[in-house]
């Protein structure tokens, strides 16, 4: 250089065009407990960026960015 894969809360994953983006762990608050832990109830928190297609895009297409792999 070329080809190819990946990018979703703090972390790990689901969602592969359609009406609240789901779950676990973690965090915060309440309950319980003499306190901590554990348990329980609740809350906050995310689609890498830009463009295109579409009535509708996290999802499809292109480009860029970052990371990985193969090949030269």
């Nucleotide at each position: 250089g070329u080809u190819u894969c990946u990018a979703u809360g703090g972390u790990c994953u689901a969602g592969g065009g359609g009406u609240u983006a789901a779950g676990a762990c973690a965090u915060u608050a309440g309950g319980u407990u003499u306190u901590c832990a554990a348990c329980u109830u609740a809350a906050a928190g995310a689609c890498a960026a830009g463009a295109g297609u579409u009535c509708a895009a996290a999802u499809c297409u292109c480009u860029u960015u970052a990371g990985g792999a193969a090949u030269g």